[in-house]
């Protein structure tokens, strides 16, 4: 000199869940993790509260099934992903 890795973030699939509202988004509060260490900064999640809030249709005698619907979950892939200083790999 060059490069790697976090947390997470997008996109697509598969599988699920909810469609009798859970979840998702929004506020406030605490708290807790966040390259391998030090610091900081973005972001991220947990708990508790508060406001807001939905897309349903078909087939079936039923059970249940299929089409849709949610800023729904989870996995996989693919892209994107730390300033300083030290480490670390060539």
């Nucleotide at each position: 000199c060059a490069g790697a890795g976090u947390a997470g973030g997008a996109u697509a699939a598969a599988c699920g869940c909810g469609u009798u509202a859970a979840g998702u988004g929004c506020c406030g509060c605490a708290a807790a993790a966040c390259g391998g260490g030090a610091u900081g900064u973005u972001g991220u999640u947990u708990g508790c509260g508060g406001a807001c809030g939905a897309a349903a249709g078909c087939c079936g005698a039923a059970a249940g099934g299929c089409u849709g619907c949610g800023g729904u979950g989870u996995u996989u892939a693919u892209c994107c992903g730390c300033g300083u200083c030290c480490g670390u790999u060539g």

THF (Tetrahydrofolate) riboswitch aptamer from a bovine gut metagenome, 90 nucleotides, folded computationally. The prediction has a mean pLDDT of 85.